The prediction has a mean pLDDT of 87.
A computed fold for an 85-nucleotide RNA from a Betaproteobacteria bacterium, annotated as c-di-GMP-I riboswitch aptamer.
RNA sequence: AGUUGAAAAGGGCAAACCCAUCGCGAGGUGGGGACGCAAAGCUUCCGGUCUUGGAACGUAAGCCCAAGAUAGCGGAGUUGCCGGU
Numbered sequence: 001a002g003u004u005g006a007a008a009a010g011g012g013c014a015a016a017c018c019c020a021u022c023g024c025g026a027g028g029u030g031g032g033g034a035c036g037c038a039a040a041g042c043u044u045c046c047g048g049u050c051u052u053g054g055a056a057c058g059u060a061a062g063c064c065c066a067a068g069a070u071a072g073c074g075g076a077g078u079u080g081c082c083g084g085u
Stems, first nucleotide, its partner, number of pairs: 002085004012037002017032006035072001041078003045075003048070007
């Protein structure tokens, strides 16, 4: 430097749910709590899903536009611990 996560050590993160709080909402943040995670560290660049608003048609749904949410939906980019090789 490449590749890899079987076993191990020291650690790390924290789903659902509950409480508080912020947001119209998807959801965010803090505390409790652990289903899981080797990038469940970071970045919305691409796709997906979801929310709010708008436009046209419409029974409705969906398509389209805008602004958002999700990095624990996938891809991509980037940084990185320990071990194997």

Overview:
Its Rfam family is "c-di-GMP-I riboswitch aptamer". Rfam describes the family as follows. GEMM was predicted in a large-scale screen for bacterial structured RNA regulatory elements. The sequence was found by an Rfam model in a public genome assembly.